The prediction has a mean pLDDT of 86. The part of an RNA shown here (small-subunit ribosomal RNA, central domain) has 348 nucleotides and comes from an uncultured bacterium. Its Rfam family is "Bacterial small subunit ribosomal RNA".

Context: one part of a larger RNA
RNA sequence: CUGGGCGUAUAGGACGCGUAGGUGGAUAGAUAAGUCUCUUGUGAAAUCUAGUAGCUUAACUACUAAACUGCUUGGGAAACUAUCUAUCUAGAGUAAGGGAGAGGCAGAUGGAAUCUUGGUGUAGGGGUAAAAUCCGUAGAUAUCAAGAGGAAUACUUAUUGCGAAGGCGAUCUGCUAGAACUUAACUGACACUAAUGCGUGAAAGCGUGGGGAGCAAACAGGAUUAGAUACCCUGGUAGUCCACGCCCUAAACGAUCCAUACUGGUUGUUGCUGUGCUAGUCAUGGCAGUAAUCCACCUAACGGAUUAAGUAUACCGCCUGGGGAGUACGGUCGCAAGAUUAAAACUC
Numbered sequence: 001c002u003g004g005g006c007g008u009a010u011a012g013g014a015c016g017c018g019u020a021g022g023u024g025g026a027u028a029g030a031u032a033a034g035u036c037u038c039u040u041g042u043g044a045a046a047u048c049u050a051g052u053a054g055c056u057u058a059a060c061u062a063c064u065a066a067a068c069u070g071c072u073u074g075g076g077a078a079a080c081u082a083u084c085u086a087u088c089u090a091g092a093g094u095a096a097g098g099g100a101g102a103g104g105c106a107g108a109u110g111g112a113a114u115c116u117u118g119g120u121g122u123a124g125g126g127g128u129a130a131a132a133u134c135c136g137u138a139g140a141u142a143u144c145a146a147g148a149g150g151a152a153u154a155c156u157u158a159u160u161g162c163g164a165a166g167g168c169g170a171u172c173u174g175c176u177a178g179a180a181c182u183u184a185a186c187u188g189a190c191a192c193u194a195a196u197g198c199g200u201g202a203a204a205g206c207g208u209g210g211g212g213a214g215c216a217a218a219c220a221g222g223a224u225u226a227g228a229u230a231c232c233c234u235g236g237u238a239g240u241c242c243a244c245g246c247c248c249u250a251a252a253c254g255a256u257c258c259a260u261a262c263u264g265g266u267u268g269u270u271g272c273u274g275u276g277c278u279a280g281u282c283a284u285g286g287c288a289g290u291a292a293u294c295c296a297c298c299u300a301a302c303g304g305a306u307u308a309a310g311u312a313u314a315c316c317g318c319c320u321g322g323g324g325a326g327u328a329c330g331g332u333c334g335c336a337a338g339a340u341u342a343a344a345a346c347u348c
Base pairs, nucleotide, nucleotide: 003320004319005318006317007302008301012316014200015199016198017197021193022192023191025088026087027086028085029084030083031082033081034080035077036076037075038074041071042070049065050064051063052062053061054060091190092187093186094185095183096182097181103176104175105174106173107172108171109170110153114148115147116146117145118144119143120142124135125134161168162167205246206245207244208243209242210241214240215239219235220234221233222232259313260312261311262310264294265293266292267291268290269289270288271287272286273285274284275283276282277280297304298303321348322347323346330341331340332339333338
C1' cells in the first nucleotide's frame, strides 16, 4: 500500500463557515474525451509458460510456439460517465402567514443574604459526633428602621425548551440570529462533503486597569490522629465579577463525523397544523423535535434498534501489539504557563 476497522477493546477532528478537490436529481437531442468492439504499428534479448531436442539423468543448455495483460493508427457502437443545447420540479433556496423558545447583545428594575449607622434589649452567641480556636459588657446574638456595595437569580424546573459546539434560567424594554409548521406563488440542480484556511471555543491560568458582598486554592489557627502537610471547625489572600487583550485545552461525551434514501409495532411529551362531530378538560390524522420499550437485522458481548450501532451511497477525519511517549529533537504559535505537529534507540 492493500485489507480490516473507529459506542465500551487502538481509532470521529471541540464545534461551525467555507476554498481547492471528490461526488451529484428527472426528460429529450447532439458530440464521442472516458468506455466497448474490430483493426495498424510497436511491445529488444534474456527471464516466465507450453512442446520438443542435447549433455548417461537432473540442474543446465538449445530450438519452436505462446505470452509480454502496455502504448499507438484507422473504422465503428452510443447504454453508462463526461461536455454542449433545450426542458422539468421530487433536492436546494426564495416569498407570504400566524405561532414556540433559559438562542445572542445592550439598557432599566426587583427581592433575599452580608456589611455600616441608629433604636429596643441583656448575657451570651457561634460551631461540632463532641469540642476548641472565634465573636460579645468598648453591648454581641435577637429584633426594628435607614443606608452601602457586589455577585447570583429560590420556587416555577421536567424523561421540558433553545443553540453548531462551548453553553443559555428573576422581570421588563430595545436591537438581532436561527429552526419548525402551513400555503405551493417564484427560481430551476443553484446540491452534498470538505484537505489547506478563517472564525467560535467551559473551567483554570496570564497581561493592563477597575471592582470585591458571598464563596474560596494558598496560608494561619482550633480539633481529630500514633502522625494528619487531609477529611471537620474558625478565619482568610489570589481567584471568582467587569472592560480590553491573550491562552485554545477538558470524561469539549451520545466516549457514536456530516448528508441522503430505504426498513415493523406500542407508549409518553414539546411546537406548528389539518379533519370530524355530540362542540368537549373531545376524537382522529400530518410534519418537525425529544424520550421510553420491544421485532427484523446487527454486535465479541453489553447492548443498538426509523434520533441505528440495521440495509446502502458520497466525502472528510482517524486507527494498525504493550512500554519508551503524546515524550525527545526540529518547526509553528504563545508574555508565560504551555499548546500543536511528532519520532527513534532500547525492551517485552